[in-house]
Order: sequence, then C1' cells, then structure tokens
RNA sequence: CGAGUCGGCCGGGCAGCCGCUCCCGCCUCAGGGCGGGGGAGGAAAGUCCGGACUCCGUAGGGCAGGGUGGCCGUUAACGACGGCCCGCCGCGAGGCGGGGAAAGUGCAACAGAAAGCAGACCGCCGUCACCUCAGGGUGGCGGUAAGGGUGAAACGGUGAGGUAAGAGCUCACCAGGCUGGCCGGUAACGGCCGGUGCUUUGUAAACCCCACCCGGAGCAAGACCGAAUAGGGGGGCGGAUGGCCCGUCCCAGGCCCCCGGGUAGACGUCGCACGAGCCGGUGGGCAACCGCCGGCCCAGAUGAAUGGCUGCCACGGCCCGCUUGCCGGGCCGACAGAAUCCGGCUUACAGGCCGGCUCGCGCU
RNA sequence: GUGGGUGUAGCUCAACAGGUUAGAGCACUGGGUUGUGGCCCCAGAGGCUGUGGGUUCGAGUCCCAUCACUCACCCCA
Repeated sequence: CGAGUCGGCCGGGCAGCCGCUCCCGCCUCAGGGCGGGGGAGGAAAGUCCGGACUCCGUAGGGCAGGGUGGCCGUUAACGACGGCCCGCCGCGAGGCGGGGAAAGUGCAACAGAAAGCAGACCGCCGUCACCUCAGGGUGGCGGUAAGGGUGAAACGGUGAGGUAAGAGCUCACCAGGCUGGCCGGUAACGGCCGGUGCUUUGUAAACCCCACCCGGAGCAAGACCGAAUAGGGGGGCGGAUGGCCCGUCCCAGGCCCCCGGGUAGACGUCGCACGAGCCGGUGGGCAACCGCCGGCCCAGAUGAAUGGCUGCCACGGCCCGCUUGCCGGGCCGACAGAAUCCGGCUUACAGGCCGGCUCGCGCU
Repeated sequence: GUGGGUGUAGCUCAACAGGUUAGAGCACUGGGUUGUGGCCCCAGAGGCUGUGGGUUCGAGUCCCAUCACUCACCCCA
C1' cells in the first nucleotide's frame, strides 16, 4: 500500500425568534400570566424470550401440555452473556453448528434389480443340456456384492493372500465404533497402553427417550372517588381466570353466553417515574460480572408534548460557474420515535470515527 | 397498549402425520352451437403458496425472522 476479519463509538454544533408538555415558585380580574428548571433512542420498533410489580378463595398433588439442550461459570432470571471442549468451513484472523438414531415406532417420493438384520438387472464364475463356421453362442440350475448403471443415500478404505469367480473369508496398515486400564482437567473432553473383525444408513426444526425449568393472567394488571342505567329479558351450567382428574374453598341472591341498557371524568386520581439507575475512581476475576468510595436526579403524555423558522460553522454526496483552487454558489442528508418498568435477542439504519488481528506485495 | 387469529390463481375454498408436475367452483380467453346474445358443449391460460433464511434427499406443510390484514379487551357485571 492492497485485500480481509472482529469489536467499540457517533449518528450534527452554536446563537436568535416563535411555539408544545411536565414540575416548582410568585401574581391574578380565576380565564390565565410571569420567572426558573426538565423534556426520546441506539434501536424508544418487532413483541421473540426472561424478570420486577399487581391481581386471581385451584398458587397443593398427579397426568397432559410447553420450553431448553456440549461443559463450567455470570445473573433477579433467561432461549441472554463469558470462558472452555468437540465437529465442519477458511491459507489465516475468524465464522457456523452442538443431548440420544447401538431403547422403541414411523417415514425415505421418483429412479433403480434391490431402500433398511437389503438386493442378482447387466456383468463375472461353476455346472448341465442344445447349437456351432470350433473363436464361441443360447437356455436351465446354482454361486458371487469385486466391476457397471440408478439414486440424496447401495452396509468401511488401500494392498496382499485366498478362490471356479468372489467376499473381513484371512492378514498388514489406515479410519471409525464398543470395551478394560492409567495420566491430565471441576467438567465437557484430551493423551497413552491394550482387547475385540464389531463396520451398526439418514431423519428427533417426525413421534419419542433422558436431564432440567414452567400455576394463570396481565398496568385496558389492580386500588379509590364520582356519573348514568335495568336489582331487565332469554338460554346454558354448580362455581371459584390452568386442558383433565383428585384434593381444598364457596354458594343457590352463584357463574357463563346472547339480547338489551348506560353515559359520567373531553380516557378522573393513584399505580407512575429513586431504579437489578447513571457518571467518575478504585479493587477482585482471563472474561461475562461482582464489591467498595465519591458525585448526580435524568421525559411522564392520554385527539397523546419533545416542534418550526432564520443565520453562521462542520462533515459527506450531487450539480453549476471561472479567477482552475486549502475557490465561490445552489440543492440534499439515515432508520425511526417513549406510554408500567428493567435485562436480553432480533430486525431497520444516509454517513462518519476509532481500535485489535490476519494474509499478500514493496522498501529499510 | 395487551392478548389471539389469518395469509394458497382475479374471488371463494382444498391439499392424507413432508413425496413426484399444488387441485376444485365461479370468473377469464379461444372454438362450437344460434339469425345475434345467454344457457350448454369442447379446449386453454392463469400460482413459485405474503417475503427472506434454515432443518431435510425433498417444505404449501416443520423451525426462525419479517411484512400485511383482522378480532377481543369501559360500566349495569
């Protein structure tokens, strides 16, 4: 310098004017006004996981159902995160994946002879019969998985022996499995030394098995004040917010559905803004993360605020001009946007900045 | 906001526990029949199953992400 890989961060700045919303203080003719202060994001999004919180007289047990899946750790918890292990891909930095198919069941279309303790279509070999132009050919019976062809997949690979031809049939080496022992590691797992011809297809994001986890509903949860109506009619059923059973509790003025009715507060007040909080420093840990010290208070709406205009500057892109350069002018600037809160994941994103590492080339 | 559901031809629906080239009715096109049109008869076209990725030999079907549409959620209670 070029190519690549991984991670982090930003995602306009300043000033003026006009607005919006919340809080505090003061004033008021009670309508409001004045002053001060706060006012979107890295994803506020999708709502895919996990938790906090709130309620549910079933929160107890069993079955069913759902979820997760190498090991160890972090955490309030998780399907998240960190480190490590194994396999595959890549020259590499690095990326992707992860229980069990040797418990059982199912499925494997088409093609192909045969598709799951497989299978003789061609071929190869033996034998019998017949034919023959004496090379062989045709047919029957049998052997054979080495070769061909089909397929996503055809029951280890190479070589030698062996055989009529062949075959783990036998042997050597290689690959894998099972199994015994020793060593290292918390463990997943790795290494070493043996034994055994054992070679066993794929699929569990099919049923299933194993281990662990899960009560349900959700801030329109729920509590309080207030308004109106109908303490109405019909149907069904015992009910208690989990699919079933048992247990427990409650009740016949009970529960569910439909019809019907009602308008209050221009969606009232609380929940609801101090929190697994943010910033700085420091200690422990490889890290995720945890501890200690100091400082800070930082949106809270409900026809739903957080905006608009102007000027200057900065960055990037496009266009134009001529006095061709550190030139001048014009235009454009991403995705999106709180609604109970928090930890993650995923998805969207104009443009820009920084850092670690790898490969190649050149120079010293 | 919260919790559900559905996306297959222009429309309405199918597709057995994943299997060959996704079917049916209406609608559409061409031809026949008719004096013409309809009905009727014959033939045909039209889909990559909302989109993207994954699992599998193979996906409309299973898994993940995403997009669109849609339903319910005050009081009498």